[in-house]
């Protein structure tokens, strides 16, 4: 110096619930409270897979029902990519 394992210091992020805004919905943002958890819970939704929704469109049908559909979303699903500490 590099890698691996276990721990540590200091900091970081913030699930759910509640209120508000936007939205057809999924969901996103803000506030409040709070701490489910996270070593990438940083970034990327035109590398890719996966998941959610179905306004629109299409099909079936007669029921305003069913099915399909992303052009809408999820990075706290996998993945890709960048990266902090340097003690024992």
């Nucleotide at each position: 110096u590099a890698u691996g394992a276990a721990a540590a210091u200091g900091g970081g992020c913030a699930a759910a619930a509640c209120g508000g805004a936007c939205g057809a919905a999924a969901g996103u943002c803000c506030g409040c409270u709070c701490g489910c958890g996270c070593a990438a819970a940083g970034c990327u939704a035109u590398a890719g897979g996966g998941c959610c929704u179905a306004a629109u469109u299409c099909u079936u049908u007669u029921u305003u029902a069913a099915g399909a559909u992303a052009u809408g979303g999820c990075a706290g699903c996998c993945a890709g990519u960048u990266g902090c500490c340097g003690u024992u």
A computed fold for an 88-nucleotide RNA, annotated as c-di-GMP-I riboswitch aptamer. It was read from a public genome assembly, where an Rfam model found it.